[in-house]
């Protein structure tokens, strides 16, 4: 350098304006966000992570969601146009953006410490 193993740490963002109403960060209209790894830079490729509802079995939800042009050797990832998605409980009224399980969990990442080669 490179492989196993331990150990600590990190490890999810976003309603701001305006309407309507007795009441909406929940509807209307505008905004606005985007884990982790792969790959030519990814929310919508390909793979991987959490949860929850009703329950005997075990259903169901989360599990969705892109085209179209253009540079390039390479880009479904850059540029450019239009779009599209987003669990579950709560709730003076339906929530991707409030609260809440959750000071959880975890994909993965840093560090360092040992072993061998």
């Nucleotide at each position: 350098a490179a492989u196993a193993u331990g150990u600590u740490u990190u490890g999810g963002g976003g309603c701001g304006g305006g309407g309507u109403g007795a009441a909406a960060u929940u509807c209307c209209c505008c905004a606005c966000c985007g884990g982790c790894a792969g790959u030519a830079u990814a929310g919508u490729c390909u793979g991987c992570g959490a949860g929850g509802c009703a329950u005997u079995u075990u259903g169901c939800c989360a599990u969705g969601a892109a085209a179209g042009g253009g540079u390039g050797c390479g880009a479904u990832u850059c540029c450019c146009u239009u779009a599209c998605c987003g669990a579950c409980g709560g709730u003076c009224a339906g929530a991707g953006u409030c609260c809440g399980g959750a000071u959880g969990a975890g994909a993965a990442a840093a560090a360092c410490a040992u072993u061998a080669u």
This is a predicted structure of a 117-nucleotide RNA (FMN riboswitch aptamer (RFN element)). Model confidence (mean pLDDT): 80 of 100. It matches the Rfam family "FMN riboswitch aptamer (RFN element)". Rfam links the family to the GO term FMN binding.